[in-house]
Molecule: small-subunit ribosomal RNA
Organism: metagenome
RNA sequence: AGAGUUUGAUCCUGGCUCAGGAUGAACGCUGGCGGCGUGCCUAACACAUGCAAGUCGAGCGAAGCACUUGCGAAUGAUCCUUCGGGUGAUUUUGCUGGUGACUGAGCGGCGGACGGGUGAGUAACGCGUGGGUAACCUGCCUCAUACAGGGGGAUAACAGUUAGAAAUGACUGCUAAUACCGCAUAAGCGCACAGUACCACAUGGUACGGUGUGAAAAACUCCGGUGGUAUGAGAUGGACCCGCGUCUGAUUAGCUGGUUGGCGGGGUAACGGCCUACCAAGCCGACGAUCAGUAGCCGACCUGAGAGGGUGACCGGCCACAUUGGGACUGAGACACGGCCCAAACUCCUACGGGAGGCAGCAGUGGGGAAUAUUGCACAAUGGGGGAAACCCUGAUGCAGCGACGCCGCGUGAGCGAUGAAGUAUUUCGGUAUGUAAAGCUCUAUCAGCAGGGAAGAAAAUGACGGUACCUGACUAAGAAGCACCGGCUAAAUACGUGCCAGCAGCCGCGGUAAUACGUAUGGUGCAAGCGUUAUCCGGAUUUACUGGGUGUAAAGGGAGUGUAGACGGAGUGGCAAGUCUGAUGUGAAAACCCGGGGCUCAACCCCGGGACUGCAUUGGAAACUGUCAAUCUAGAGUACCGGAGAGGUAAGCGGAAUUCCUAGUGUAGCGGUGAAAUGCGUAGAUAUUAGGAGGAACACCAGUGGCGAAGGCGACUUGCUGGGCCGUAACUGACGCUGAGGCGCGAAAGCGUGGGGAGCAAACAGGAUUAGAUACCCUGGUAGUCCACGCCGUAAACGAUGAGUACUAGGUGUUGGGGGUUUCGAGACCUUCGGUGCCGCAGUAAACACAAUAAGUACUCCGCCUGGGGAGUACGAUCGCAAGAUUGAAACUCAAAGGAAUUGACGGGGGCCCGCACAAGCGGUGGAGCAUGUGGUUUAAUUCGACGCAACGCGAAGAACCUUACCAAGACUUGACAUCCUGCUGACCUCUCGGGUAAUGCCGAGAUUCUCUUCGGAGCAGCAGAGACAGGUGGUGCAUGGUUGUCGUCAGCUCGUGUCGUGAGAUGUUGGGUUAAGUCCCGCAACGAGCGCAACCCUUAUUCUUAGUUGCCAGCAGUAAGAUGGGCACUCUAAGGAGACUGCCGCGGACAACGCGGAGGAAGGUGGGGAUGACGUCAAAUCAUCAUGCCCCUUAUGUCUUGGGCUACACACGUGCUACAAUGGCCGGUACAAAGAGCAGCGAACUCGUAAGGGCAAGCGAAUCCCAAAAAGCCGGUCUCAGUUCGGAUUGUGGGCUGCAACCCGCCCACAUGAAGUUGGAAUCGCUAGUAAUCGCAGGUCAGCAUACUGCGGUGAAUACGUUCCCGGGCCUUGUACACACCGCCCGUCACACCACGAAAGUUGGUAACACCCGAAGUCGGUGAUCCAACCUACAAAGGAGGAAGCCGCCCACGGUGGGAUCGAUGAUUGGGGUGAAGUCGUAACAAGGUA
Repeated sequence: AGAGUUUGAUCCUGGCUCAGGAUGAACGCUGGCGGCGUGCCUAACACAUGCAAGUCGAGCGAAGCACUUGCGAAUGAUCCUUCGGGUGAUUUUGCUGGUGACUGAGCGGCGGACGGGUGAGUAACGCGUGGGUAACCUGCCUCAUACAGGGGGAUAACAGUUAGAAAUGACUGCUAAUACCGCAUAAGCGCACAGUACCACAUGGUACGGUGUGAAAAACUCCGGUGGUAUGAGAUGGACCCGCGUCUGAUUAGCUGGUUGGCGGGGUAACGGCCUACCAAGCCGACGAUCAGUAGCCGACCUGAGAGGGUGACCGGCCACAUUGGGACUGAGACACGGCCCAAACUCCUACGGGAGGCAGCAGUGGGGAAUAUUGCACAAUGGGGGAAACCCUGAUGCAGCGACGCCGCGUGAGCGAUGAAGUAUUUCGGUAUGUAAAGCUCUAUCAGCAGGGAAGAAAAUGACGGUACCUGACUAAGAAGCACCGGCUAAAUACGUGCCAGCAGCCGCGGUAAUACGUAUGGUGCAAGCGUUAUCCGGAUUUACUGGGUGUAAAGGGAGUGUAGACGGAGUGGCAAGUCUGAUGUGAAAACCCGGGGCUCAACCCCGGGACUGCAUUGGAAACUGUCAAUCUAGAGUACCGGAGAGGUAAGCGGAAUUCCUAGUGUAGCGGUGAAAUGCGUAGAUAUUAGGAGGAACACCAGUGGCGAAGGCGACUUGCUGGGCCGUAACUGACGCUGAGGCGCGAAAGCGUGGGGAGCAAACAGGAUUAGAUACCCUGGUAGUCCACGCCGUAAACGAUGAGUACUAGGUGUUGGGGGUUUCGAGACCUUCGGUGCCGCAGUAAACACAAUAAGUACUCCGCCUGGGGAGUACGAUCGCAAGAUUGAAACUCAAAGGAAUUGACGGGGGCCCGCACAAGCGGUGGAGCAUGUGGUUUAAUUCGACGCAACGCGAAGAACCUUACCAAGACUUGACAUCCUGCUGACCUCUCGGGUAAUGCCGAGAUUCUCUUCGGAGCAGCAGAGACAGGUGGUGCAUGGUUGUCGUCAGCUCGUGUCGUGAGAUGUUGGGUUAAGUCCCGCAACGAGCGCAACCCUUAUUCUUAGUUGCCAGCAGUAAGAUGGGCACUCUAAGGAGACUGCCGCGGACAACGCGGAGGAAGGUGGGGAUGACGUCAAAUCAUCAUGCCCCUUAUGUCUUGGGCUACACACGUGCUACAAUGGCCGGUACAAAGAGCAGCGAACUCGUAAGGGCAAGCGAAUCCCAAAAAGCCGGUCUCAGUUCGGAUUGUGGGCUGCAACCCGCCCACAUGAAGUUGGAAUCGCUAGUAAUCGCAGGUCAGCAUACUGCGGUGAAUACGUUCCCGGGCCUUGUACACACCGCCCGUCACACCACGAAAGUUGGUAACACCCGAAGUCGGUGAUCCAACCUACAAAGGAGGAAGCCGCCCACGGUGGGAUCGAUGAUUGGGGUGAAGUCGUAACAAGGUA
């Protein structure tokens, strides 16, 4: 950085698709290790269980426990004893203190507002950014100042009683505090009042003193401290306000009632309609209000060159939420995730009376889903809460587990190793590939495994991770590679299978028997512990274009004007400084990104420093430009004045021609209409013609790419009213301008409404034609309408398919309206200037076509519009309209194109030029008859196969009785009828004779004849037998092929090199003017040359010469029956070589050319006649059955052989021929003249037999010698006399001949007899232009025999061509094209069928947000408070006061109920069009003049 895809090819427009990167991913196949990250995107669905917020005894009382002081009581060991008793250990117990690192409950304090989760709601001051608070609060913390005196009354715990299943209470009695309440004190503070000074930003702020008034405190102690109160300051955290930014929809345009503002009051930490009473009627909105949809926002992340676009997981900041909705309490802070109250849904417990709960904390479960983890360890570290501390708590956090989910790193071994092993794949069978790959030898140990040692993380102690990281040692190449792709894009190909099937596919597309595209294999390519697919985003896409697009024809200029908002705007001067530029400052959190370093072995990852964060704000400065203010200017614009042009508009009047009608006259049989007709009109008098009249509409000539108008549009003449433009002058105004979203008026035709009018024309309609049909085109009629007035409609290919304005940028030539100048007889000519309107053209532009001062050029300003085709200018909604309808204007679905310009062809019921037996002019045929032959069809056991418009059909077949023969029936054979190879045997094989048997080959038997070479081993050859390789196939595919052939067409074309032109396909040359049979030649020309074709060279024929004379010839000589012979080679002829014809000569025309016309000469004259010769290509033309050949198929048969049959059939149809229909003839007799050929398994003379076909005998001849061989038409004579005949000969009978193994199916010929159709042929159609047609015979090939066919040969021998209008074919130029498989093309619509999405629809059903009314929980607030209450006061009372509480009432209000609407979905019988779909129906609308442009 591009690529594929529209076309036959090209350029452009334009969409679709691909290659890149990314992801919280998922799925498929596969899976060795480690590090760092990361993991419910769906159901803000429901949750079992455990844990996630506690702590303080240095605030307090009581209880329990342990120890203990003291006082008792009981017990009573031991000892003493006076036996009375004393002593009093031990144990138990009561009371009172004390101590304790103890325990849990309670009062009290602090913390549960942090941390953790989620993204439902929210389009908002929610978030981001920058400010403000002179309108605020702030626990714990820090600093400073000043303090802490003295009292009081309760209450939980506890005990007792009591209600309840429980949860949880109720009552009575006792008690403490750092709990609660007064009082004192007041530096300072708050409030109120009236002042002073200074300051400021509007309300104001600060400072100062004065008076009045109000409010404090708590103790504990280890004696070190800790804690408390008040005030101020700081820090931190929060609250509120403001500027700017923050998605989509106008098919949401108006919204709003505390709404906007004010005053008073209330409330709050604080401002504020935040709330309330009253007053006013405002506020917001096209710079998008309101409504609807969607959405947490940002730092950032992904992508991108950037600008942008997309995203908002993890990490970080902010916000919101905690089952749903409402509410407050406490507190420094909440309207509070693990607090409270109420309502709702759900779940659980229940003794049915009542209760309990909230994982969007960490794990975990169910569910949903394509999909997302452990009911782990630890507080060791970092933080947090409480505490003076020890310490306790901490699912925050640190770690571990699971998942290739991502990124990064490592490994799966390294070296040598050719017999290039085996296997596999392929093969042209030789080989090649896998491939140094393996095996084998040597070496190493990263990872994993085993063993030993063993951290840092911790500052004294304390380590979950963890015996982890890391280090060391021994050991074995062992344990460790897959996935996708291989037609192009896109790196990488072969075989087999399959056969439009199965399948692939991102786009183009692949698959119908040779698939590099399907499936498999081998090989290769790419990436690699991953690889592919799917989904999504950006990119490529300049395909929404700010950077960076367009709008004549591709999508796209509004139908045209006026004008509002807006945007843009002339010249000089001065001020300001909003934009702009510049400096400084603040901010732009951290992380991320970039750069430089550093740490984990590297990297990912982490740490440090710098940059950057393109922004916002404040402030100093500059003043060119934009802006703004001020005073000016006149070049833009306008006004005034002079002049002149015009189908400009509107109203009224008026004119002639024509059509039609009416009346009257003349007049008679038609008129009219068409391609041709008919309908129609007319003897009741039309058409025609004359005169008069009526009425309506339109205005011939002038008339012109002439004029006017904004466009639509405007056309006789006159008048009134009126708009605009132009020229000239330069008096006036002084930027007044340009554009213009909405708005407003105008706006062809058709149409609509009301009322007139109505001659002509004319939708609808009727009739007549045409036609397969003809609801059309043509004709005859004819109503709306066309006309007028008024009112609607508001659209057109409303087009220059080109918006308006300004300026600039070579020229030339018309025309129109003015002005100026020069000249002039002139309405003339020339020069110049302004305005309009055309053509040509340079630069430039453009895809090209083209545009080109009237731009589509160069610039500026403003507006409209476009973003693939179809669906569709459709649906729904809205607005307008009487309606018709108009305006605005989608989506689902579907396709990979649709399109523009130009190119080459082909085609046209387009044009021009030209040619051809193409037509015409002629001659003769075919089509009718009979027969021959081929084909189709039918039939058949088979009627073998092929050829099918011209260009198949007397064609392959130059000749089917058997053979041929490929077909059918029957019967045989199986290495084979034919070829090569191997083994064994034999020595011949071949050939000949005979016999048996068969339908026949085959078969069986007998006999005759009988190898070569040799080194004597054998070899060659042949036969037989055997085995397998193989033979064989007229089996398939001519659409796999070669070769050959036909055809356009013997038409004149088809191309190339270089150059030039064009972006290119391509063009030029090759076109043009002439000319030719010809792209033949000449001239011209950006072409110059060349090739294949044409022509010529070749053959033949026509003339002549030379040479040569046998088998040919005979002039002269001899000679004969006879060129038979001698002789000769002059002639004919034969066959070799030459000559000759070239527009060479003359005249005329033409361009002084090519060439044409005429003439001379010549045997021949303008390529003399004929032949051979067939360019590039077309038709998938023909042929696999001439031959060759790939692949497929058959292999005791689809091969081979044999007999018989068939190809020869026969209701019929067609093609090609023969013979005729007769007198230009038939028949009989006589008689003349060819050319070219053939001949030994042959031609066969003469003679002879037979009526003849032919037979017999047999000469000659391998042929200029002999023979076939008679030529026929012709000529002479005769006969027939127009008839189904003396025409015609089919058919049939009989008898013969020939060939052949054999003429039944199925040959040819002869004789006699028979004697059919046919009397010149409908529509249609064929050949031929001169030695031709026509006519006449002859020969040859094939062949045993068989010719009306085919190929040749000569004889006789015409007519006509004015000419190119028409038919057919062809060539050149040009034109149109939607065709390119190329008109046998393309293509449209209805109907029928299937499928898909959508609209409408009686309705049904669900959601959402509001509105109105009702109900009104909890709760705040307000009122009341007769009931109740310890602290304070009065005071001594059973009290009162202050203050408070319950209860009740009221306002507000959630859920809920009712109602009518709005809006968005789902669904609905039926219905409507749309789309898609190899072969359906009907027509043929469009593309060519598409047959009616």